[in-house]
Molecule: SAM riboswitch aptamer (S box leader)
Organism: Candidatus Brevefilum sp.
RNA sequence: AACUCAUCCAGAGAGGUGGAGGGACCGGCCCAAUGAUACCUCGGCAACCACGGUCACAAACCGAAGGUGCCAACUCCGGCAGCCCCCAAAAUAUGGGGAGAUCUGGAAGAUGAGGU
Numbered sequence: 001a002a003c004u005c006a007u008c009c010a011g012a013g014a015g016g017u018g019g020a021g022g023g024a025c026c027g028g029c030c031c032a033a034u035g036a037u038a039c040c041u042c043g044g045c046a047a048c049c050a051c052g053g054u055c056a057c058a059a060a061c062c063g064a065a066g067g068u069g070c071c072a073a074c075u076c077c078g079g080c081a082g083c084c085c086c087c088a089a090a091a092u093a094u095g096g097g098g099a100g101a102u103c104u105g106g107a108a109g110a111u112g113a114g115g116u
Stems, first nucleotide, its partner, number of pairs: 001116001003114006013042005021031003025079004043071003048067002051063004075108001080105003084098005
């Protein structure tokens, strides 16, 4: 780096450095000189992997916190399709156009684990 699997409506901030954009991309909407994003220190959250216990094993549950991860907004919301409305004489299919962001699935992204 690509691939596979799992998860993504919960949770968790203070100080310092620094000085302009940042929230992955696009649209929106937010955050930001009352100093954001980032980095460092300390603190915290969670429990994916590893570890210990119950257990014949596994699964499951419990414990603990070593390796990661995370600590504005649901992954901040949407993006594609379904769903809804209109048109093509009617129905179905199909095609075209439009709206919403409720729901479902997907895409993309993030994190962990795995083998290559």